[in-house]
Context: one part of a larger RNA
RNA sequence: UUUACUCAUAAUGUUAACAAUGGAUGCCUUGGAGAUUUUGGCCGAGGAAGGACGCAUAUGGCGGCGAAACUCGUCGGGGAGGUGUCAUAGACCUUUGAUCCGGCGGUGUCCGAAUGGGGCAACCCAGUCCGAUGUAAAUCGGACUAGCCAAACAUAAAAACCCGUAAGGGCCAUAGUGUUUGAGCGGGGAACGGCAUGAACUGAAACAUCUAAGUAAUGCCAGGAAAAUAAAUCAAAUGAGAUUCCGUCAGUAGCGGCGAGCGAAAGCGGAACAGUCUAAACUCCAAUUUAUUGGAGGGUUGCAGGGCAGACGAUAUUCGAUGCGGUUUUUUAUAGCAGAAGGAUCUGGAAUGGUUCUCCAAAGAGAGUGAAAGACUCGUAAGCGAAAUGAAAAACUCCGAUAGUCUGUACCUAAGUACCAUGGGGUACGGUGAAACCCUGUGGGAAUCUGGGACGUCCACGUUCCAAGACUAAACACCAAAAUCUACCGAUAGUGAACUAGUACCGUGAGGGAAAGGUGAAAAAUACCCCGGAAGGGGAGUGAAAUAGAUCUGAAAUUGUUAACUA
Numbered sequence: 001u002u003u004a005c006u007c008a009u010a011a012u013g014u015u016a017a018c019a020a021u022g023g024a025u026g027c028c029u030u031g032g033a034g035a036u037u038u039u040g041g042c043c044g045a046g047g048a049a050g051g052a053c054g055c056a057u058a059u060g061g062c063g064g065c066g067a068a069a070c071u072c073g074u075c076g077g078g079g080a081g082g083u084g085u086c087a088u089a090g091a092c093c094u095u096u097g098a099u100c101c102g103g104c105g106g107u108g109u110c111c112g113a114a115u116g117g118g119g120c121a122a123c124c125c126a127g128u129c130c131g132a133u134g135u136a137a138a139u140c141g142g143a144c145u146a147g148c149c150a151a152a153c154a155u156a157a158a159a160a161c162c163c164g165u166a167a168g169g170g171c172c173a174u175a176g177u178g179u180u181u182g183a184g185c186g187g188g189g190a191a192c193g194g195c196a197u198g199a200a201c202u203g204a205a206a207c208a209u210c211u212a213a214g215u216a217a218u219g220c221c222a223g224g225a226a227a228a229u230a231a232a233u234c235a236a237a238u239g240a241g242a243u244u245c246c247g248u249c250a251g252u253a254g255c256g257g258c259g260a261g262c263g264a265a266a267g268c269g270g271a272a273c274a275g276u277c278u279a280a281a282c283u284c285c286a287a288u289u290u291a292u293u294g295g296a297g298g299g300u301u302g303c304a305g306g307g308c309a310g311a312c313g314a315u316a317u318u319c320g321a322u323g324c325g326g327u328u329u330u331u332u333a334u335a336g337c338a339g340a341a342g343g344a345u346c347u348g349g350a351a352u353g354g355u356u357c358u359c360c361a362a363a364g365a366g367a368g369u370g371a372a373a374g375a376c377u378c379g380u381a382a383g384c385g386a387a388a389u390g391a392a393a394a395a396c397u398c399c400g401a402u403a404g405u406c407u408g409u410a411c412c413u414a415a416g417u418a419c420c421a422u423g424g425g426g427u428a429c430g431g432u433g434a435a436a437c438c439c440u441g442u443g444g445g446a447a448u449c450u451g452g453g454a455c456g457u458c459c460a461c462g463u464u465c466c467a468a469g470a471c472u473a474a475a476c477a478c479c480a481a482a483a484u485c486u487a488c489c490g491a492u493a494g495u496g497a498a499c500u501a502g503u504a505c506c507g508u509g510a511g512g513g514a515a516a517g518g519u520g521a522a523a524a525a526u527a528c529c530c531c532g533g534a535a536g537g538g539g540a541g542u543g544a545a546a547u548a549g550a551u552c553u554g555a556a557a558u559u560g561u562u563a564a565c566u567a
Stems, first nucleotide, its partner, number of pairs: 013565008026552001027518002031489002033486009042188002050111003053066003057089002060086003063070001072105006081093003116125003126145008147185002149182007161170003192223001193221005203210001207257001233240002244271005254262002275471003278414001282297006302449001304413003307409006318401003323398001325397010336384002342357005358375002360364001366378003419444008429456001451466005505512002525551001528539004
């Protein structure tokens, strides 16, 4: 110096045990998600929706209620407990029927459309009439006092018109103004609906026509549904017969920088079915400004119909959506009633478990109960029930409607309309195409049944329908509740929210927006003693269990202690 071996030592190393931290996992469910069926669907000046502030013996939150304030009346139900809950204490109520549940009422501060005036919402200040206290002043209480619209009544211009040469005069009105009346309107509503205005990102692998899309958004308006609706429609040889919705037709016919893409209809099969009323011609009545207006009848369609004139005929049947009609009956909603059948023994903290012998069942759906229950509890099956209010259906009744045929006549049958030109829009159809159809700004502008529209330029023939007035249930959309269900979630899931959740918190504001469940069968929640200032701990006690002690289970990372190993 190198190699081997032995001994000792130990950390920011490794391993293990026991603890700590942490809150995964498992199990659970009070809460959510979705579907089906049924039922229901507007609220508001009679003051809504939504709020502020109050109300209890003590009262902070949530819920409830409103100065009649954790409630009042009445009519029903119900039958032993109750004074909502977190969450107790005390004092009370109650079989002379409470609490509780349902029907109908009462009260209902202040703000809010907010409406007596104002205002920085939940506040301030009034006027008129009536009442209370008061000598008065004043205070208090009650009712009314916004605007718009409509009607009635009252009042009533300037103009126009008439007279006048003119100054001026005259007259019918209306506007306006005032009063009264009105369950008129106003504001709200998640989604669904109608009308109007109307994007962009995006796609076209860029982008401009095009697309997205008549979508989002905005405005106005309505209802429980809305809209649409009774052929100037389709169709194409034979015809169909309002609208709406579903399936199909069909990704077809077509449209398209013929790119990206857009994209029917008839027909057929279903759901549901329902048809009506005016204008006009003509007649009568009324009014008056003498040209009309109002009312009543009449009349309502395409195989044309109606009116008018004439001729013939019918007197019964049918219908009703009219009607917050009436009566009766039935059903039903809003409280409820009643509802079968089990013991012993073993294990255990506890029996719903094991064993054994029984029972009910139109009930063996389900939930709860100290482990797993047809027979313990609540229920379930099959039944029963309403003083009051509402809904539906049926019958009767009232009410309303309900007649044609032929001949003649040519009176009527929706006008700045149809249609044309031009500019736009909608139709699946992009201005172009042979481009019809529907709506519309501007300009022009018919016919009147011997008429007119449509049938995808246009013409003929043919077929079909009758515009320029109005109404109309159901099938369809959306939402809620109840019942039932789920190869839905199970606390980082499922609603944002299983808990004080649209809370705490953030933001001037519009708005954004959490985290947070579990002792045990039962609080039986640890009397008493000891240590400690306390927190806490050790005994003791409860309990099946206390390493179930403010908590189920309690993984990992991480930390501590102890032990072992390793240079």
Model confidence (mean pLDDT): 80 of 100. Large-subunit ribosomal RNA, domain I from Candidatus Levybacteria bacterium GW2011_GWA1_37_16, 567 nucleotides, folded computationally. Rfam family: Bacterial large subunit ribosomal RNA. Taxonomically the source falls in Candidatus Levyibacteriota (Bacteria, Bacteria candidate phyla). The sequence was found in a public genome assembly.